[in-house]
C1' cells in the first nucleotide's frame, strides 16, 4: 500500500532533576501549568496486544516477560451525507 472485524462513556500514583511550555502532525476552540508545564529518573499502578498456561478448535485463565497507558469521551471539531436554525 490493499483487504477484513471490533472498540473508541472504562482503567490507573508518588518523589527526584528540570525550569516553560503542554494537550501525538496541521488549523480552529477549549482545558492544564511557578500551588512547577515538557523532557529524563526512581518506585508504583492499569489494561492485557505479543508472550505464559491450559485446550483438538473455539476459547479460557494468571500477570514471568515485552511494547502501550496512568487530566478532561482519542478534551472538541476541521473529511462525506442528512436535517435545523441564523445571515
Nucleotide at each position: 500500500a490493499u483487504u477484513u472485524u471490533a472498540u473508541g462513556a472504562a482503567g490507573a500514583a508518588g518523589g527526584g532533576u528540570g525550569g516553560a511550555g503542554a494537550g501525538a502532525u496541521c488549523g480552529g476552540g477549549c482545558u492544564c501549568u511557578g500551588u512547577g508545564a515538557a523532557a529524563c529518573c526512581c518506585u508504583g499502578g492499569c489494561a492485557a496486544c505479543c508472550g505464559c498456561a491450559c485446550g483438538a478448535a473455539a476459547g479460557u485463565g494468571a500477570a514471568a516477560g515485552g511494547u502501550g497507558c496512568c487530566a478532561a469521551u482519542u478534551c472538541c471539531c476541521g473529511c462525506c451525507a442528512a436535517a435545523a436554525a441564523a445571515u

The prediction has a mean pLDDT of 76. The RNA shown here (SAM riboswitch aptamer (S box leader)) has 87 nucleotides and comes from a bacterium. Its Rfam family is "SAM riboswitch aptamer (S box leader)". Gene Ontology term of the family: regulation of gene expression. About the family: The SAM riboswitch is found upstream of a number of genes which code for proteins involved in methionine or cysteine biosynthesis in Gram-positive bacteria. The sequence was found by an Rfam model in a public genome assembly.